[in-house]
Context: one part of a larger RNA
RNA sequence: UGACGGGGGCCCGCACAAGCGGCGGAGCAUGUGUUUAAUUCGAUGCAACGCGAAGAACCUUACCUGGGCUUGAACUGUAGUUGCCCACCCCAGAGAUGGAGCUUUUCCAGCAAUGGAACAACUAUAGAGGUGCUGCAUGGCUGUCGUCAGCUCGUGUCGUGAGAUGUUGGGUUAAGUCCCGCAACGAGCGCAACCCUUAUUACUAGUUGCCAGCGCGUUAUGGCGGGGACUCUAGUGAGACUGCCCGGGUUAACCGGGAGGAAGGUGGGGAUGACGUCAAGUCCUCAUGGCCCUUAUGUCCAGGGCUACACACGUGUUACAAUGGGUGGUACAAAGCGCAGCUACAUCGCAAGAUGAUGCGAAUCGCUAAAACCAUUCUCAGUUCGGAUUGUAGUCUGCAACUCGACUGCAUGAAGUUGGAAUCGCUAGUAAUCGCGGAUCAGCAUGCCGCGGUGAAUACGUUCCCGGGCCUUGUACA
Numbered sequence: 001u002g003a004c005g006g007g008g009g010c011c012c013g014c015a016c017a018a019g020c021g022g023c024g025g026a027g028c029a030u031g032u033g034u035u036u037a038a039u040u041c042g043a044u045g046c047a048a049c050g051c052g053a054a055g056a057a058c059c060u061u062a063c064c065u066g067g068g069c070u071u072g073a074a075c076u077g078u079a080g081u082u083g084c085c086c087a088c089c090c091c092a093g094a095g096a097u098g099g100a101g102c103u104u105u106u107c108c109a110g111c112a113a114u115g116g117a118a119c120a121a122c123u124a125u126a127g128a129g130g131u132g133c134u135g136c137a138u139g140g141c142u143g144u145c146g147u148c149a150g151c152u153c154g155u156g157u158c159g160u161g162a163g164a165u166g167u168u169g170g171g172u173u174a175a176g177u178c179c180c181g182c183a184a185c186g187a188g189c190g191c192a193a194c195c196c197u198u199a200u201u202a203c204u205a206g207u208u209g210c211c212a213g214c215g216c217g218u219u220a221u222g223g224c225g226g227g228g229a230c231u232c233u234a235g236u237g238a239g240a241c242u243g244c245c246c247g248g249g250u251u252a253a254c255c256g257g258g259a260g261g262a263a264g265g266u267g268g269g270g271a272u273g274a275c276g277u278c279a280a281g282u283c284c285u286c287a288u289g290g291c292c293c294u295u296a297u298g299u300c301c302a303g304g305g306c307u308a309c310a311c312a313c314g315u316g317u318u319a320c321a322a323u324g325g326g327u328g329g330u331a332c333a334a335a336g337c338g339c340a341g342c343u344a345c346a347u348c349g350c351a352a353g354a355u356g357a358u359g360c361g362a363a364u365c366g367c368u369a370a371a372a373c374c375a376u377u378c379u380c381a382g383u384u385c386g387g388a389u390u391g392u393a394g395u396c397u398g399c400a401a402c403u404c405g406a407c408u409g410c411a412u413g414a415a416g417u418u419g420g421a422a423u424c425g426c427u428a429g430u431a432a433u434c435g436c437g438g439a440u441c442a443g444c445a446u447g448c449c450g451c452g453g454u455g456a457a458u459a460c461g462u463u464c465c466c467g468g469g470c471c472u473u474g475u476a477c478a
Base pairs, nucleotide, nucleotide: 001478002477003475004474005473007472008471009470010469011468012467013466015462016461019426020425021424022423026318027317028316029315030314031313032312033311034308041052042051063304064303065302066301067300068299069298076126077125078124079123080122081121082120083119090099091098092097105118106117107116108115109114129293130292132291133290134289138287139286140282141281142280143278145276150189151188152187153186154185155184156165157164158163169180170179171178195270196269197268198267200238201237202236203235204234205233206232210227211226214225215224216223241264244258245257246256247255248254320419324378325377326376327375328374329373330372336367337366338365341360342359345356346355347354348353385416390411391410392409393408394407395406396405432454433453434452435451436450437449438448
């Protein structure tokens, strides 16, 4: 000087407390352990375990079994030889591939012989190739403490020196934020602001959006003429700064209250992650040193596996019902996406869906709501709750749904009556609840990333648990 303390002081955080809803019990989904010829590999306290994977039937695929190739599946150079090769058809084969047939390249110069160039094949060779090892040789990228308020430097001063001071102290703040004081004076990286979005409004613009007033038309609808008021769209501005008032405070920083205002003291949300820590993660994104393989640890193909299943754990989902289940009726979004696409409408089918057909490369057309509300039924049961499992008949995608897809109809109708110890999330348009969209994608979503609808309870407080910041103290630790 640090680190540590079941030392002290001050302070903060859904850390506790106050509340609401979960997990832990059940079924299923998914990941991990485990098993296996292979169940490819990696990730393992927080910070691995719906993680890499934004999508394993084949492919992917790296794994296993078997069948093939050896300058090779892609690429480059050199030397030599040759003129073929591709496509199509036939045979063998699981296919890769092999055999047979067909065929005998193009351009330039030249009358021609021939020469040159391109392309392709073969041989030889230099080399290719490796998701092989080392993340403890590395770059790059990322997690984490933590969006915590810290981490440092120059000059000066103090100290023999390591170092200290500044950065400590008194207040204050979300903040090393600001004020005051001070052997310090300044500065840098962080904080804040500048950026995006959301909340109000003015102007400009008015189609594909809108329809107040005027007119036309319809069973009905901005459907039509028209209009720019409104909504909206999207560009430029305004607006919030403790600016104003009162009180407190050291005449300070600032704090409490109030006015006006759409918004008030960082308005809400996002992006943004200091010096560093964990030899943290990744050699399987990529790049790369070293080592290793080179008729194989490379490469092609078929089938299998990654989907196993005694059980254990994590993360989710569906429930256990009446604030509910069923049936019928009536409403209201946002954000996205669409041509190998989204599909109106009509017909057929109980349905998944099929057929015909229309509009739209989209503010124009389409995908497109559910909880809610109204009426009715069920009447507390393992039930008209719950839907697993199984049988059967189908639909769709795709070369192909056996291993191993999703969905539909009929039948079947398991566990489950609110969950021990323990444990998680959340402070407001939040939790809870309800649906919708997107990426990946032929098909496959209870996951992930977004979007809106409905919409709470509670916070006395900081004694305690956990993590963190500052000062101080002890130390036989570094």
Small-subunit ribosomal RNA, 3' major domain from a metagenome, 478 nucleotides, folded computationally.